This is a predicted structure of a 585-nucleotide part of an RNA (large-subunit ribosomal RNA, domain V) from Ziziphus jujuba. RNAcentral holds the full RNA, with entries from SILVA. It matches the Rfam family "Bacterial large subunit ribosomal RNA". Gene Ontology terms of the family: structural constituent of ribosome and ribosome.
[in-house]
Context: one part of a larger RNA
């Protein structure tokens, strides 16, 4: 240099645009008290749809009847008219009977008898009676109308017939005519309205986020971060707002607060007073900041500028918004006047467009006059708070899942870091009968390592197979045993601590999937780490981590659970390199 037979450590080896995770204004299955439809079903009304009775409800109308506080001759419903009215067509009275009833009477009917009775007046009383009219309360009888309930009828309508008939035959295949029977104004059908089944269908189910989920946040104001103009981020640090006020607004006067020493009856830390102290520390409706004593703080007077229509010019700005504003016009307030005044010491107290609505107007008005409607203008209705607001109107689950992508983003491993962890060092308090350093070493400080738990998210999601065991290799030393030393609170033995040293060695079992841990029995000892927490193209597959099922819990449910339990496909013919054995040149 080149073969051959093996072996699989590597080629982040091959196979399959990762199934885990995230993203998508992607999909689908399923669920429900998500949303919006639709259907089945139920109920009521109307039509198809007719007859006779019975019953009771309401209304109108006619004729009657009822009405007692006490007092008063009396059973006075209310009001008005009225001086007469009724009576042989039978007044008063007596007897019998029915109804009402406050037990005293009122009304109706029959018999006997036969000529008067009542009111006005008077009395009582709020009101005066005969008679007539209207009317109220309760009731009786009758006519009419109306909605209802119940029974029943047959003629609509429905059902049945191995009844009958059918014209060429059959019709015991259906349908037709006739007949019979059973139901029957129900049922069925149509229409309209209400209710009601995820039974069914279409969809929705926000974003930020040191992966996602859970939590929290989403608009506005103040401070800090913010690096001495302005501006400036974070799931950095502190707090507030979703208003209040008819005076807490505008004008014009007047006025000064808070604290402290000391002093002064009750009186004290603290009531009211003085002070030669302090100088803004008080107050300013409310958070904070800035301001404020020539007051913006506190009083008093008369008031409504918390005006109408405008506006040069600026601030800030992607845009939309937002902010400041001299001045002139109108008509005011206050002040003697100059002047000030278009809300509030300032900065939060908020919502675009569409739509609807109440007012106003010298505007338009589909041939014309009107109207409808519109235009202009003043207001009003949104925790549209996910606050630049997708719709008037919307929740979940997927381990039965799927697609497109992502190492823009998680789980394993690697990497960076080294808070945590392990080891060492400095200082030396304390303990060690005395004595810091034989040994122990607090409070602190400084390093190293990269075996733990983490942080970051840098390669990998068109795949780097994940725990543990088995098998097999190599390495570090911070040394478990074996070698050699030092110190000792080393008599010896056995220890303690420390230096050097990696040559060799470093057990067998029980329980558990276990690493680990615990236990048993030995041993000179039963070391600690790395090697993709070495090793699945070497093995196993017990555990985690699919689809089935059960249990506990949770959820209305579909489902879910670093809860438990039973079961559950591990592919591969080695190209190169590495390695082993054996050839040739």
């Nucleotide at each position: 240099c080149u073969g051959u037979a093996c072996u699989u450590a590597g080629a982040c080896a091959g196979a399959a645009a990762g199934a885990u995770c995230c993203u998508a204004u992607g999909a689908a299955g399923c669920u429900u008290c998500a949303u919006u439809g639709c259907u089945c079903c139920c109920u009521a009304g109307g039509a198809u749809u007719g007859g006779c009775u019975u019953u009771g409800g309401g209304c109108c109308u006619u004729u009657c009847c009822u009405g007692c506080a006490c007092a008063a001759c009396u059973u006075a419903g209310g009001u008005g008219g009225a001086u007469g009215g009724c009576g042989a067509a039978g007044a008063a009275g007596g007897c019998c009977u029915c109804c009402u009833u406050c037990c005293a009477a009122g009304g109706g009917g029959g018999c006997c008898c036969a000529a008067g009775c009542c009111a006005u007046c008077g009395a009582u009383g709020a009101g005066a009676u005969a008679c007539c009219a209207c009317u109220c309360u309760a009731g009786a009888a009758g006519u009419g109308c109306u909605a209802g309930a119940a029974u029943u009828c047959u003629a609509a309508c429905c059902u049945u017939g191995u009844g009958u008939u059918a014209a060429g035959a059959c019709c015991u295949a259906c349908a037709g005519g006739c007949c019979a029977a059973g139901g029957g104004a129900c049922a069925g059908u149509c229409u309209c309205a209400g209710g009601u089944a995820g039974a069914u269908a279409g969809u929705u189910u926000c974003u930020a986020u040191g992966g996602g989920g859970a939590g929290u946040a989403g608009g506005c104001c103040u401070c800090c971060c913010a690096a001495a103009a302005u501006g400036u981020a974070a799931c950095a640090g502190a707090g507030g707002c979703g208003u209040a006020c008819a005076a807490a607004g505008g004008c014009u006067u007047c006025c000064u607060u808070g604290g402290g020493c000391c002093a002064a009856a009750c009186g004290g830390a603290g009531a009211u007073u003085g002070c030669a102290c302090u100088u803004u520390g008080a107050g300013u409706g409310u958070a904070a900041a800035g301001g404020u004593a020539g007051a913006a703080a506190g009083u008093a007077g008369a008031u409504u500028g918390a005006c109408u229509g405008u506006a040069a010019g600026a601030c800030c700005c992607a845009c939309c918004c937002c902010u400041c504003a001299a001045g002139a016009a109108g008509g005011g307030a206050u002040g003697a006047a100059a002047g000030u005044u278009g809300g509030c010491c300032u900065u939060a107290g908020u919502g675009a467009u569409c739509u609807a609505a109440c007012g106003g107007u010298g505007c338009c008005g589909a041939c014309u006059g009107g109207a409808a409607g519109g235009a202009c203008u003043u207001u009003c209705a949104c925790u549209c708070a996910a606050c630049a607001g997708a719709u008037a109107a919307a929740a979940g689950u997927u381990g039965c899942u799927c697609u497109a992508g992502g190492g823009a983003u998680a789980a394993c491993a690697g990497g960076c870091u080294g808070a945590u962890c392990u080891u060492c060092c400095c200082c030396a308090a304390u303990a060690g009968c005395a004595c810091a350093c034989a040994u122990u070493g607090a409070c602190g400080g400084g390093a190293a390592g990269g075996u733990u738990u983490g942080g970051c998210a840098c390669c990998u999601u068109g795949a780097u197979g994940u725990c543990a065991g088995c098998u097999c290799u190599u390495c570090g030393c911070c040394a478990c045993c074996u070698g050699g030393g030092g110190c000792u609170g080393u008599a010896g033995u056995a220890u303690g601590u420390u230096c050097u040293g990696a040559g060799g060695g470093u057990u067998g079992g029980g329980c558990u999937a276990u690493u680990c841990a615990c236990c048993c029995a030995u041993u000179a000892a039963a070391g600690u780490a790395g090697u993709a927490u070495g090793u699945g193209a070497g093995u196993u597959g017990g555990g985690u981590u699919u689809a089935g099922a059960a249990u506990g819990u949770c959820g209305u449910g579909a489902a879910a659970c670093a809860g438990u339990u039973c079961g559950g496909u591990c592919c591969a013919u080695a190209u190169c390199c590495g390695g082993u054995g054996u050839g040739g040149g």